[in-house]
A computed fold for a 394-nucleotide part of an RNA from Mariprofundus micogutta, annotated as large-subunit ribosomal RNA, domain III.
Context: one part of a larger RNA
């Protein structure tokens, strides 16, 4: 230098109370303003206790702080079904023997890992100061493993189906959701256009599963016989013939509606209650519990891995359903039905477009995926608003 630049987005506060040694910044409340494809809300990465409650405030907080993602104590994460563990492979790693190499060690076969991809199965209410598809309570659903009863050719590392896939466009049928009505409870607003009316305000809610198979979608179906394939078989696949029955059939697939789930749960308000009061109310907890329809509008969501079309021609393996080999074949084994028994182990707080992750900071920066409602509007643009969030630490 100088009490000078600065105190980190110009979305913005005022005002009453309340605590306290002290209030612009903590609680509470009325007003105000801001975001609303977000500056809501839910997951993945990544953090790793910041999550809830008490207790103090010396340091952290660009200021004060009584408050805090700070300090100190105590609490908090409940699973057959969510995701992981498993089961399967992709890409690429390992790699028994093996090949190369002076060696180290390089390469690689049969294996073996490895998900970001396939693969059984839960939803709807409640409840915690903090956890919930994990606890309660109602209703389901899958594996496995016993039992029972019934029928019966099983049986794989083998072969066969299937799983099995790409752009692009076009209409259809539904559903979410939103509008409007209707019903239901509620109010009647001191001076103002109106205010028992064509008036205001709030609701008008519901799921997996079971059943039924519909709108669409794909296809001929069965029977017998035969048999240079499918590395060995084969009753399976393919391949040839015949024959019935079809071609408006019949399989197979499939949103959605419907009825049960639900004589239930939600639910405006009403009634007792607890704490507080500015006596207007707020609050805390229990019982009871009203209405619960129709009609438009309509998806980037479902049917749809469909369907047409193009050419650049668009994993794989398991699970799964079929066949037999060996071999067993009064045994064991498998199919169907009920019934019981089970279902380990790990993750689950909280942040998450951010003051909690990457950016030496509470840093205008960067950060995949989902859901994102109304008014005008083609529109997830742009104002403006709801639900919900927040006024950006002088």
């Nucleotide at each position: 230098a100088a009490g000078u630049a600065g105190c980190g987005a110009u979305a913005a506060a005022a005002c009453g109370g309340g605590u306290g040694a002290a209030a612009a910044a903590c609680c509470c409340g009325u007003u105000c303003a801001c975001c609303g494809a977000a500056a809501a809300c839910c997951c993945a990465a990544g953090g790793a206790u910041u999550c809830c409650u008490g207790c103090a405030c010396c340091a952290u907080g660009c200021u004060a702080a009584u408050c805090a993602g700070g300090g100190c104590a105590g609490g908090g994460u409940u699973a057959g079904u969510c995701g992981g563990c498993c089961c399967c492979u992709a890409a690429g790693g390992c790699g028994a023997g093996g090949c190369a190499g002076a060696a180290a060690u390089g390469c690689g076969u049969a294996g073996u890992c490895g998900a970001u991809g396939g693969g059984a199965a839960a939803c709807a209410g409640g409840u915690u100061a903090a956890u919930a598809u994990u606890c309660c309570u109602g209703u389901a659903c899958c594996g496995a493993c016993u039992u029972u009863a019934g029928a019966u050719g099983c049986g794989a590392u083998g072969g066969g189906g299937g799983g099995a896939c790409g752009g692009a466009g076009a209409a259809a049928g539904g559903u979410a959701g939103c509008u409007g009505a209707u019903c239901c409870g509620g109010g009647c607003g001191u001076u103002u256009g109106g205010u028992u009316g064509u008036c205001c305000c709030g609701g008008u809610u519901c799921a997996a599963g079971u059943a039924u198979g519909u709108a669409g979608g794909c296809u001929g179906a069965g029977a017998g016989c035969u048999u240079u394939g499918g590395c060995a078989a084969a009753u399976c696949c393919g391949g040839g013939c015949u024959c019935u029955c079809a071609c408006u059939a019949g399989g197979c697939u499939g949103a959605g509606a419907u009825a049960c789930g639900a004589u239930g749960a939600c639910g405006u308000g009403u009634u007792c209650u607890u704490a507080c009061u500015u006596c207007g109310g707020u609050u805390c907890g229990a019982a009871c519990g009203a209405a619960g329809u129709c009609a438009g509008u309509g998806a980037u969501c479902c049917u749809a891995u469909g369907c047409u079309u193009c050419c650049a021609a668009g994993a794989a393996a398991a699970u799964c359903c079929u066949c037999u080999a060996a071999g067993c074949u009064u045994c064991a084994g498998u199919c169907u039905a009920a019934a019981g028994u089970u279902g380990a182990c790990c993750g689950u707080a909280c942040c998450g477009u951010a003051a909690a992750c990457c950016g030496a900071c509470a840093c205008a920066g960067g950060u995949g995926g989902g859901u994102g409602a109304g008014g005008c509007g083609a529109g997830a643009a742009g104002c403006c608003u709801a639900a919900g969030g927040u006024g950006c630490u002088u």
The prediction has a mean pLDDT of 81. It matches the Rfam family "Bacterial large subunit ribosomal RNA".